[in-house]
Annotation:
Predicted 3D model of a 74-nucleotide RNA (transfer RNA) from a Pseudomonadota bacterium. NCBI's taxonomy places the organism under Bacteria, Pseudomonadati, Pseudomonadota. Its Rfam family is "tRNA".

RNA sequence: GGGGAUAUAGCUCAGUUGGUUAGAGUACGCCCUUCACACGGGCGGGGUCCACAGUUCGAAUCUGUGUAUCCCCA
Numbered sequence: 001g002g003g004g005a006u007a008u009a010g011c012u013c014a015g016u017u018g019g020u021u022a023g024a025g026u027a028c029g030c031c032c033u034u035c036a037c038a039c040g041g042g043c044g045g046g047g048u049c050c051a052c053a054g055u056u057c058g059a060a061u062c063u064g065u066g067u068a069u070c071c072c073c074a
Stems, first nucleotide, its partner, number of pairs: 001073007010026004019057001028044005050066005
């Protein structure tokens, strides 16, 4: 220098060829249970979906550019 993959909650990840409110596990807070802790059960908070722009009635999802990480080629 060329090509490819990934970027969504604190962490690990899903999101079915664009559709009404973005989800799970874990972690965290509260409650139940216990003499107490752990385990278990219930409830809850937490996200500008990497950034900017474009397409569209509508974008986490499609397109372009950039950024970061990883891989391949030279």